[in-house]
This record gives sequence, C1' cells and structure tokens, in this order.
RNA sequence: CCCGGCUUAGCUCAGUCUGGCAGAGCGCGGGCCUGUAGAGCCCGGGGUCCCCGGUUCAAAUCCGGGAGCCGGGA
Repeated sequence: CCCGGCUUAGCUCAGUCUGGCAGAGCGCGGGCCUGUAGAGCCCGGGGUCCCCGGUUCAAAUCCGGGAGCCGGGA
C1' cells in the first nucleotide's frame, strides 16, 4: 500500500440483509425467602448504537468520508 471482518448497556452479544417503540443473558440496585450468606423468585435503574456528513416523513440499519481493533496479501 491492497483486500476482508468487527465496533450496540459495566461485560458477552442479538437486532442491520428487508429503514418504523433500541433488546437478551450475566452483572448492578431494591424487595421476598433465609439464623447469615448463597441459590431461587419478583421489581428496577443503566445507551452520543465508534465519529462526521448525506438521503428520507423517519436511520443502529441505506450512501460517502474518517477512526480503532483483528485477520489475509504484497
């Protein structure tokens, strides 16, 4: 330098193809239970969907540019 993949909650990841309320598990906070804790059950908080711009009534999703990480090639 060229090609490909990935980037979404504290962590691990769905959702993107086919635009229309941002989600799950774990973790965290509270409650029930328990001698205490754990396990189990119930409830709850938590998001600049990597960044900038464009298209659209509407963008995590489509288009352009950029950044970071991983892999391959030269």
The prediction has a mean pLDDT of 83. Predicted 3D model of a 74-nucleotide RNA (transfer RNA) from an Archaeoglobales archaeon. It matches the Rfam family "tRNA". Its family is annotated with triplet codon-amino acid adaptor activity in the Gene Ontology. Rfam classes the family as a transfer RNA.